[in-house]
Transfer RNA from Sediminivirga luteola, 77 nucleotides, folded computationally. The sequence was found in a public genome assembly.
RNA sequence: CCCCCUGUAGCUCAACCGGUCAGAGCAGAGGACUCAUAAUCCUUUGGUUGCGGGUUCAAGUCCCGCCGGGGGGACCA
Repeated sequence: CCCCCUGUAGCUCAACCGGUCAGAGCAGAGGACUCAUAAUCCUUUGGUUGCGGGUUCAAGUCCCGCCGGGGGGACCA
């Protein structure tokens, strides 16, 4: 330098063929239980879907550019 995959909550991951308010587990906060702690149970907070554009009535999803991560390839005069 080229090609492929990937980026969604603090972490790990969902989201069917583009379609209604983007969810789950863990974690965090509050509460219940207990003499108390842990465990368990209940409630609940938390999102510019990497960034910027485009297409569309409608984009996490499709297209373009850039950035980060992973893998492969080329080059090494």

Taxonomically the source falls in Sediminivirga (Bacteria, Bacillati, Actinomycetes, Micrococcales). It matches the Rfam family "tRNA". Rfam classes the family as a transfer RNA. About the family: Transfer RNA (tRNA) molecules are approximately 80 nucleotides in length. Its family is annotated with triplet codon-amino acid adaptor activity in the Gene Ontology.